[in-house]
Molecule: SAM riboswitch aptamer (S box leader)
Organism: soil metagenome
RNA sequence: CAUCUAGAGCGGCGGAGGGAACUGGCCCCGAGAAACCGCGGCAACCGGCGGCGAGAGAGCCGAGCUCCUUGCCGUGAGGUGCCAAGUCCAGCAGGACGGCCAUUACCGUCCUGGAAGAUG
Numbered sequence: 001c002a003u004c005u006a007g008a009g010c011g012g013c014g015g016a017g018g019g020a021a022c023u024g025g026c027c028c029c030g031a032g033a034a035a036c037c038g039c040g041g042c043a044a045c046c047g048g049c050g051g052c053g054a055g056a057g058a059g060c061c062g063a064g065c066u067c068c069u070u071g072c073c074g075u076g077a078g079g080u081g082c083c084a085a086g087u088c089c090a091g092c093a094g095g096a097c098g099g100c101c102a103u104u105a106c107c108g109u110c111c112u113g114g115a116a117g118a119u120g
Stems, first nucleotide, its partner, number of pairs: 001120004009039004017028003022091004040083003045079002048075008057067004087116001092113008
């Protein structure tokens, strides 16, 4: 700096926890948690390959070709990552609506942003 409501799980081993941390909630789990291993898969960040386009970049006398840069599309060798639930949800700030005729406060639902985090 970019992305984070999409997508993708079986087996072995293990034996009680797990969903990052804290608080609150809500979930998963002896019909077997985490960690580890194997295989499979998802995705398209890096990278490879192919296609299309752009360049007031380079080479060649030139049509044009090649190279370079760049955008998009496809593909998926290779390098990461990931494979319950929105990053499981909230916490901080602002807003809309309702509880309530109005204001403040409070509560609920929703939206936007932030913080923190994850991956590249």